[in-house]
RNA sequence: CUCGAGAAAGGCAAACCCGUCGUAAGGCGGGGGCGCAAAGCCAAGGGCCCCGUUUGUUCAGGGGAAGCCUGGCUGCCGAUG
Numbered sequence: 001c002u003c004g005a006g007a008a009a010g011g012c013a014a015a016c017c018c019g020u021c022g023u024a025a026g027g028c029g030g031g032g033g034c035g036c037a038a039a040g041c042c043a044a045g046g047g048c049c050c051c052g053u054u055u056g057u058u059c060a061g062g063g064g065a066a067g068c069c070u071g072g073c074u075g076c077c078g079a080u081g
Stems, first nucleotide, its partner, number of pairs: 001081001003078002011036002016031006034067001040073003044070003048064004052059001
């Protein structure tokens, strides 16, 4: 550097439930644990979702998700190569 083990230490946490904030998508806290080697961070490109917009199979505008793909930044451990 590449790679990711039926390895070790540690980490994260889907659905669902409770509380709370939000018109909503969804956020946050607690429980939970399907999964994850970037499931750490960034909405930049594509796509998706919500509010809206439009005569509309449209997309002015605003918002959301990084656990959809690509890209950028950073990073724990380590067998084999």
Molecule: c-di-GMP-I-GGC riboswitch aptamer
Organism: Botrimarina colliarenosi